A computed fold for a 73-nucleotide RNA from a Verrucomicrobiales bacterium, annotated as transfer RNA. The coordinates come from a structure-prediction model, not an experiment, and the mean pLDDT is 83. Lineage of the source: Bacteria > Pseudomonadati > Verrucomicrobiota > Verrucomicrobiia > Verrucomicrobiales. It matches the Rfam family "tRNA". By type it is a transfer RNA. Gene Ontology term of the family: triplet codon-amino acid adaptor activity.

């Protein structure tokens, strides 16, 4: 240097153009339980790397950055 693959809550994920102001676990906060701690349970609390575009509508398609991984030179 060229290809090709991935980028979502603190972590791990689900999503295949309209049902999504994104669901789910775990963690965290509070509350209730218990003589406390654990365990249950209840309600919270968070995220579509970034700029552009296509589209009536984009987390999803398309082009760039960017950053991780893979092959080749």
């Nucleotide at each position: 240097g060229a290809c090709c693959c991935u980028a979502u809550c603190g972590u791990c994920u689900a999503g295949a153009g309209g049902c999504c102001u994104a669901g789910g676990a775990c963690a965290c906060a509070u509350c209730c339980c218990u003589u406390u701690c654990a365990c249950g349970g209840a309600u919270g609390c968070g995220a579509c790397a970034c700029g552009g575009g296509u589209u009536c509508g984009a987390a999803u398609c398309c082009c760039g950055u960017u950053a991780g991984g893979g092959u080749c030179g």